Notes:
This is a predicted structure of a 492-nucleotide part of an RNA (large-subunit ribosomal RNA, domain I) from a marine sediment metagenome. It matches the Rfam family "Bacterial large subunit ribosomal RNA".
[in-house]
Context: one part of a larger RNA
RNA sequence: CGCACACGGUGGAUGCCUUGGCGGCAGAAGGCGAUGAAGGACGUGGAAGUCUGCGAAAUGCCUCGGGGAGCUGACAAACAAGCUUUGAUCCGGGGAUGUCCGAAUGGGGAAACCCACCGCUUCGGCGGUAUCGCUACCUGAAUAUAUAGGGUAGCGAGGCGAACCCGGGGAACUGAAAUAUCUAAGUACCCGGAGGAAAAGAAAUCAAUUGAGACUCCCUGAGUAGCGACGAGCGAACGGGGACCAGCCGAUUGGUAUGGAAAUAGUGGAACAGUCUGGAAAGUCUGGCCAUAGUGGGUGAUAGCCCCGUACACGAAAUGACCAUAUCAACAUAUUAAGUAGGGCGGAGCACGUGAAACUCUGUUUGAAGAUAGGGGGACCAUCCUCUAAGGCUAAGUACUCUCUGCCGACCGAUAGUGAACCAGUACCGUGAGGGAAAGGCGAAAAGAACCCCGGAGAGGGGAGUGAAAUAGAUCCUGAAACCGUGUGCGU
Numbered sequence: 001c002g003c004a005c006a007c008g009g010u011g012g013a014u015g016c017c018u019u020g021g022c023g024g025c026a027g028a029a030g031g032c033g034a035u036g037a038a039g040g041a042c043g044u045g046g047a048a049g050u051c052u053g054c055g056a057a058a059u060g061c062c063u064c065g066g067g068g069a070g071c072u073g074a075c076a077a078a079c080a081a082g083c084u085u086u087g088a089u090c091c092g093g094g095g096a097u098g099u100c101c102g103a104a105u106g107g108g109g110a111a112a113c114c115c116a117c118c119g120c121u122u123c124g125g126c127g128g129u130a131u132c133g134c135u136a137c138c139u140g141a142a143u144a145u146a147u148a149g150g151g152u153a154g155c156g157a158g159g160c161g162a163a164c165c166c167g168g169g170g171a172a173c174u175g176a177a178a179u180a181u182c183u184a185a186g187u188a189c190c191c192g193g194a195g196g197a198a199a200a201g202a203a204a205u206c207a208a209u210u211g212a213g214a215c216u217c218c219c220u221g222a223g224u225a226g227c228g229a230c231g232a233g234c235g236a237a238c239g240g241g242g243a244c245c246a247g248c249c250g251a252u253u254g255g256u257a258u259g260g261a262a263a264u265a266g267u268g269g270a271a272c273a274g275u276c277u278g279g280a281a282a283g284u285c286u287g288g289c290c291a292u293a294g295u296g297g298g299u300g301a302u303a304g305c306c307c308c309g310u311a312c313a314c315g316a317a318a319u320g321a322c323c324a325u326a327u328c329a330a331c332a333u334a335u336u337a338a339g340u341a342g343g344g345c346g347g348a349g350c351a352c353g354u355g356a357a358a359c360u361c362u363g364u365u366u367g368a369a370g371a372u373a374g375g376g377g378g379a380c381c382a383u384c385c386u387c388u389a390a391g392g393c394u395a396a397g398u399a400c401u402c403u404c405u406g407c408c409g410a411c412c413g414a415u416a417g418u419g420a421a422c423c424a425g426u427a428c429c430g431u432g433a434g435g436g437a438a439a440g441g442c443g444a445a446a447a448g449a450a451c452c453c454c455g456g457a458g459a460g461g462g463g464a465g466u467g468a469a470a471u472a473g474a475u476c477c478u479g480a481a482a483c484c485g486u487g488u489g490c491g492u
Stems, first nucleotide, its partner, number of pairs: 001491009015477001016441002020412002022409007029401002031160002039101003042055003046079001049075003061095006070083003106115003116129005131157009164195001165193005175182001179229001205212002216243005226234002247393003252330009263319002266314003272287003276283001288305002290294001296308003342366008352378001373388005428435002448476001451463004
């Protein structure tokens, strides 16, 4: 040094577990904000730090309910000082307070800071003062009437928020096996706006000689008819079957009263003992009981009957909101649409790339008719049929889930599942936009090792003690492999 065996060290795989995630179903809610939001800064405790809560009235105040014996949140034990059956802590409804920044709004500003003016004042302080829009009033130039401008008052707006929705703009990679029309795609992205949905909507619609009767969504029609360097690809409608149905010209709005159902705390809630093993019984054995309750969780191993619950039954002072009925008040009832329809030129939308290209929109330029009229029926004309543009409103069926509640899973189980089970969008990196971790487990219970010994008043260890177990000792369940040793044997 190698091999073998035994025993260790190191390491943290594996097994088991789950506080956390992931996906869904049902119901609710679908907004918050100048009455100052979302998000923060700084404070606040007997207590230094962090989290949670709260705001100079600061781990809280008032009030109305619930509840019923302990309480003063967590990391984090103890102590101190207190509160509490005259009902605390705790849970729910309503209210008060709510520093500073932030739309931030008196001016400024390198956010959480600096500096003002006016009015009132009990002299502590309190209130007002941004901009824009609308309305009313005052004032008021060149310039006489006026207008612009200035000012005052009242009302409104502003910002944030996950997706869904409507509108205004709008790519490229890519595909076409190259590439320009085309595609990707009206997608991504940017901007504006709204609602719990939005949008659309009561035929100047379709159909085809029979007729239908607003819109929206699903299935079908159908990958059909078509469009297309007729390439790649794009891709309807009529009709049929369903969901839902509602019509209209202010379709309403608000208040009060009564009744009803549900929400925000809660209440009651059946039924078991012994034996054995064991550290521990819920396991074994024996004999019972309940069940409108044998979903689930906990308890020293696997519990219908030990605990919390579950089925079932019951409950609200207050708040907001829904439905029904009654009643009162207020508002209101348009009147048929002209620089329009249509035409020319240039574009765009329609499945439809200019094509034989109808229809819709319109930048530009023109420009009717007036129900004895006008539009459409895919060039165009006639006949026929059908509808009435150039004003407006409208539930339901449909889309989505930042959020709340309940339930579920041939979903994950700590290199998985969210990036994050743990004080994570943290530590750390970057000038910045931005990027972005690692890290769970003693035990049933701390019973977390009094005391003694070695040692540096160490670290660490040996006894003792606890415990079922300490090779469960805090670097703590299990404890694989790589890797490193000790002992014995064999080999060289």